The RNA shown here (transfer RNA) has 73 nucleotides and comes from a Caldifarciminota bacterium.
It matches the Rfam family "tRNA". The family's RNA type in Rfam is transfer RNA.
The RNAcentral record of the sequence draws on ENA.
The coordinates come from a structure-prediction model, not an experiment, and the mean pLDDT is 81.

This record gives sequence, C1' cells and structure tokens, in this order.
RNA sequence: GCCCAUGUAGCUCAGGCGGAAGAGCACACCCUUGGUAAGGGUGUGGUCGCCGGUUCGAGUCCGGCCAUGGGCU
Repeated sequence: GCCCAUGUAGCUCAGGCGGAAGAGCACACCCUUGGUAAGGGUGUGGUCGCCGGUUCGAGUCCGGCCAUGGGCU
C1' cells in the first nucleotide's frame, strides 16, 4: 500500500427486505427478611465511531475518513 470483518447503554450483545432503538449484567430506589444473600418491581442511562450523500424517512443503503482485529504483497 491492497483486501476482509467489526464499531449500538458503564460491560457483553440483539436489532429479517429503511418507518425512528432493545435484552442480560451493572447502577439507583422500593417490596420481601429479625438481618444478609437470593428473588421480585420500578427507574436512570444512547449525537447507533466521525463527516457527507440518497430518501418523505437511515442503526440499516452509498462514498470518504478514523479505530480495533485478521489476511496479502
């Protein structure tokens, strides 16, 4: 230098063909107990890597860049 994959909540990951984002764990509060642990309920938390483009509408499609991993020379 070229090619491929990945990038979504604090962490691990979902999100068939575009219709506006979720789970588990963690965290806060509450219930339960004589008190813990376990269990249950409610809640907080997201510029979907960045910048553009297409579209009425983009996490999803297209282009460029960045980061990580792998491969080729």